Record summary: Predicted 3D model of a 95-nucleotide RNA (c-di-GMP-I riboswitch aptamer) from a Gemmatimonadales bacterium. The coordinates come from a structure-prediction model, not an experiment, and the mean pLDDT is 79. NCBI's taxonomy places the organism under Bacteria, Pseudomonadati, Gemmatimonadota, Gemmatimonadia, Gemmatimonadales.
[in-house]
RNA sequence: GCCCGACAAGAGCACACCCGGAGUAAUCCGGGGCCGCAAAACUAGAGGUCCUGUGCCCGCACCUCUGCGGGCGUCCAGGAUAGCUCGGUGCCGAA
Numbered sequence: 001g002c003c004c005g006a007c008a009a010g011a012g013c014a015c016a017c018c019c020g021g022a023g024u025a026a027u028c029c030g031g032g033g034c035c036g037c038a039a040a041a042c043u044a045g046a047g048g049u050c051c052u053g054u055g056c057c058c059g060c061a062c063c064u065c066u067g068c069g070g071g072c073g074u075c076c077a078g079g080a081u082a083g084c085u086c087g088g089u090g091c092c093g094a095a
Stems, first nucleotide, its partner, number of pairs: 004093002012037002017032006035083001041089003045086003048081006055072007
């Protein structure tokens, strides 16, 4: 250095849930909380999953323009998720 992954040492993070805030939403931020984590450190390159919009259908309202609610989700576009998988960078050092 590489492979590898410990009832190691020193540390670290913080699921669900609750409160406050941002966002149409997925989700994120702060505080509490601690299921767990050899990277549960960082990174949205690839895939998966999720949200939204254009679009289409139905209903209602409406003088017109149009608006509201529900459903679908092919294409396209945008966003989220790293505690979903792979990849990149990279912490510790027993067998």